Model confidence (mean pLDDT): 82 of 100. The RNA shown here (transfer RNA) has 71 nucleotides and comes from Monoraphidium neglectum. It matches the Rfam family "tRNA". Rfam links the family to the GO term triplet codon-amino acid adaptor activity. RNAcentral holds the sequence, with entries from ENA and Rfam.

Formats: sequence, C1' cells, structure tokens
RNA sequence: GGGAAUAUGACUUAAUGGUAGAGUGUCUGUUUUGCAUGCAGAAAGUCGCGGUUCGAUUCCGCGUGUUUCCA
Repeated sequence: GGGAAUAUGACUUAAUGGUAGAGUGUCUGUUUUGCAUGCAGAAAGUCGCGGUUCGAUUCCGCGUGUUUCCA
C1' cells in the first nucleotide's frame, strides 16, 4: 500500500427490517447474631456521520477503533 472480518450495558453474548433479551457483575429489599448462598426488585446498552425504507441493531456508503491475510 491492497483485501477481509468485526463494533450491542462494567464484562460475556442473543436479536427474520417492526416494543433490543439473557448470564455474570452493581444497587435496593428480604432471609441471618453476622457473612455468604437463596428469594424479590431496580438502574444501565446498539462506534460516528450520511443514504435506502412507512419503519434500520439489521441493508448500503464513508470515517474511526480492533483483529486478520497478502505484499
């Protein structure tokens, strides 16, 4: 320099173009003399800018980050 893949809560990971779910973690309550476990509940997320569409996490373009192949 050229090609490919990928980007979703703090972490891991789902999602036929139609209300974004789950596990771990965090917080609150409950249980205990206390801690842990268990139980109930809560907060928290689609990399950025555009395009297509009635509607975009999803499709397209560009950019950025990461990984990878070729030279």